Predicted 3D model of a 73-nucleotide RNA (transfer RNA) from a Flavobacteriales bacterium. Model confidence (mean pLDDT): 82 of 100. Its Rfam family is "tRNA". Rfam describes the family as follows. Transfer RNA (tRNA) molecules are approximately 80 nucleotides in length.

[in-house]
Parts: sequence; C1' cells; structure tokens
RNA sequence: UAAAGUUUAGUUUAAAGGAUAAAACAUUGAAUUUCAAAUUCAAGGAUUAAGGGUUCGAUUCCUUUAACUUUUG
Repeated sequence: UAAAGUUUAGUUUAAAGGAUAAAACAUUGAAUUUCAAAUUCAAGGAUUAAGGGUUCGAUUCCUUUAACUUUUG
C1' cells in the first nucleotide's frame, strides 16, 4: 500500500431470514460433608462492536466506521 477474515453473557462456542437469542465453563445460593473438594439442584447475567440500508420480519443479507488477526508490496 492493497486484499481477505473475525467481532454474540466474565470466557469458549451455537443459532445459515420467522426462538422469550441456546449451551458449556465460570459466578451466586441451597443440599450433601466435621470442614473442604467433588457431586446434585436452582438463580442471575447479552442494547448480538457502532451507524445506516433492504425486508412484513435481520445475530443472519448489503454498506460505512472502529478494534483485532492474516497475507501482499
């Protein structure tokens, strides 16, 4: 300099136009235990990176911006 890709809960991932946005780990509480760990049960937690557009309807499609990664000169 040019091109490509990624961004969803504290973390790692699903959802491929029609979910109250799902799960695991983590967190909190309870049971169990002499106390812990492990185990079981339950609870809370997301303006889906930001703006705009298409659509009856967008995490999903298009576009711009930002951050990060890779490749290239």